[in-house]
Molecule: Bacterial RNase P class A
Organism: Zafaria cholistanensis
């Protein structure tokens, strides 16, 4: 200059007019009126995971159930983040991985094919014997190197041996096991020596194995106010105990005399949680990094049928036609002017911390890779 690939930031701005809500301040004829700060997002969206808080139990303990899976960190925690390893892809730079076990168990691997797990002889090769047209049938015994079929067929190549052959034996190579030596917190690399000749996929099947895990939920859960009407039945009541609680089971403790069904009757308003936080923003150290520490500074919605809105202008930014200017050999490209047009996913409701998805436009940066000047 082009191409790829990782990050990160933004999503309108000012003014003017009329109109909203929460706090505060000032006045009020008590209706209310005037100031003044502040007033939806990166994802508020899913509702997928983690917490904080609030309540039920704090007596646990099995079993069900459920979640996570290569190593070291970070984090309050997490199924997130970081960093590494070990496999795939890609020249890379990056990018993906439901990454422990298949020598505990079952189970599946369709058709093809001779045979799909300790399997197997179709078409071959090779000795013998018996027919006969001298190469072929057929009979017995050997074979699994060769050829076919498959996604994959019981190691690979190159010799020896052998009737023909085979890891039957040899070198050398992968694998798979013991044992060592060197680096690493560690997963793991990287060599050394031996040994038998090779023990197939598939756990995103079921299982095993290691670690993890009370329940519900802001409609939790208080506080004031109000209003209540009773009929009839069923178990219970000396605790041998009807009921209840602790997710589900089951043991085991705890509460406690009222438990529970049907008909009917009465209230349901106010106001806490409710926003200062695992909080932001600088700046410094400390770390490969996530992050942590230290110090300084700032209070940034808290609504309840549920607030932030409507007009106007003028800027900004994207698009498109015209025009003029530069730059060039074109194709383009850059900047002025005009005049029309667009402007994206989308909205609190107790906070937080991730992931996922949805997003027109527009800026900045790392890094690879080509390719050109200097």
């Nucleotide at each position: 200059u082009g191409g790829g690939u990782c990050g990160g930031c933004u999503g309108g701005a000012c003014g003017g007019c009329c109109g909203c809500g929460u706090g505060c301040c000032g006045c009020u004829u008590c209706g209310g009126c005037g100031g003044c700060c502040c007033g939806a997002g990166g994802a508020a969206c899913g509702u997928c995971c983690g917490g904080g808080c609030u309540c039920c139990a704090c007596a646990g303990a099995a079993c069900a159930g459920g979640g996570u899976g290569g190593u070291g960190g970070g984090u309050a925690a997490c199924g997130c983040c970081c960093a590494c390893u070990c496999g795939g892809g890609g020249u890379a730079a990056c990018c993906c991985g439901c990454a422990g076990g298949a020598c505990a168990g079952u189970g599946c691997c369709a058709c093809a094919g001779a045979a799909a797990a300790c399997a197997g002889a179709c078409c071959g090769c090779c000795u013998g014997c018996c027919g006969c047209a001298u190469g072929c049938g057929g009979c017995a015994g050997g074979u699994a190197a060769g050829g076919g079929u498959g996604a994959a067929a019981c190691g690979g190549c190159g010799g020896u041996g052998u009737a023909a052959g085979a890891g039957a034996c040899c070198a050398c190579c992968a694998g798979c096991g013991g044992c060592c030596c060197a680096g690493g917190c560690g997963a793991c690399u990287g060599g050394g020596c031996c040994g038998g000749c090779u023990a197939g996929g598939u756990a995103a099947a079921c299982c095993c194995c290691a670690c993890c895990c009370g329940g519900a939920g802001c409609a939790a859960g208080g506080u004031c106010a109000g209003a209540c009407a009773g009929g009839c039945c069923g178990c219970g009541c000396c605790a041998c105990g009807a009921g209840g609680g602790c997710u589900g089971u089951u043991c085991g403790c705890c509460c406690c005399a009222g438990c529970g069904g049907c008909c009917g009757g009465g209230u349901a308003g106010a106001c806490c949680g409710c926003u200062u936080g695992a909080g932001g923003c600088c700046a410094g150290c400390g770390g490969c990094a996530a992050c942590g520490c230290u110090g300084g500074u700032c209070c940034u919605a808290g609504a309840u049928g549920g607030a932030u809105g409507g007009c106007c202008g003028u800027c900004a930014c994207c698009c498109g036609c015209g025009u003029c200017c530069g730059g060039g050999a074109a194709a383009c490209c850059g900047g002025g002017c005009c005049c029309g047009g667009g402007a994206a996913c989308a909205a609190a409701a107790c906070c937080c911390g991730g992931c996922g998805u949805a997003c027109a436009g527009g800026c900045c940066g790392g890094c690879c890779c080509a390719u050109c000047c200097c």